The RNA shown here (Lysine riboswitch aptamer) has 168 nucleotides and comes from Leuconostoc carnosum. It matches the Rfam family "Lysine riboswitch aptamer". Gene Ontology term of the family: lysine biosynthetic process. The organism belongs to Leuconostoc, within Bacteria. Its mean pLDDT, the model's own confidence on a scale to 100, is 82.
[in-house]
RNA sequence: GAAAAUCAUAGAGGUUGCCGCAGACAUAAGUCGCUCGCGGAGUGCUGGCAGGUACUUUGAAACGGGUAAAAGGGGAUACGGCCGAAGCACUAACACUGUCAUGUUGGUUAGCUGGGUCAUUAGUUAAUAUCUAAUGGACUGUCGCGAAAGCGGAGUGCUAUGACAGGA
Numbered sequence: 001g002a003a004a005a006u007c008a009u010a011g012a013g014g015u016u017g018c019c020g021c022a023g024a025c026a027u028a029a030g031u032c033g034c035u036c037g038c039g040g041a042g043u044g045c046u047g048g049c050a051g052g053u054a055c056u057u058u059g060a061a062a063c064g065g066g067u068a069a070a071a072g073g074g075g076a077u078a079c080g081g082c083c084g085a086a087g088c089a090c091u092a093a094c095a096c097u098g099u100c101a102u103g104u105u106g107g108u109u110a111g112c113u114g115g116g117u118c119a120u121u122a123g124u125u126a127a128u129a130u131c132u133a134a135u136g137g138a139c140u141g142u143c144g145c146g147a148a149a150g151c152g153g154a155g156u157g158c159u160a161u162g163a164c165a166g167g168a
Base pairs, nucleotide, nucleotide: 006163007162008161009160010159011158014083017082018081019080020079022077025074033067034066035065036064037063042055043054044053045052046101047100048099049098050097051096086113087112088111090107091106092105093104094103095102114140115139117137118136119135120134121133122132123131142153143152144151145150
């Protein structure tokens, strides 16, 4: 009398951190459906293009009158689990068949993203809500450089403690 590396444990970012669940509430919507009238040949099966199939002159669609939902999604509250929390990407199955998309559910990795927010564009959706992605702005936490203003990096990070070890 160390540091680094490695391992383990515990923490921080935000009061708009992340996710889940329950009830109520609003929306969905005067929409789906049912029924009557009119009408007179189309309509449905997530969307487009093909195919297939079902309904329909025992009356389709559209339009008008009456009646009239629900699911998903949502904001707040309460509770629970957490700090790659989680979300994308990838992939499998399903949605009549094929294809291109989209949606739901599951899986997965040393792929991308520190965090929320605002704007634009695109997608999702009933929705301008929400969610997702890309680009950009300011803010914010963390580490490094710097006298400072600032600049730069990424969560496989950062901080603390312990082990390694009073050992070299």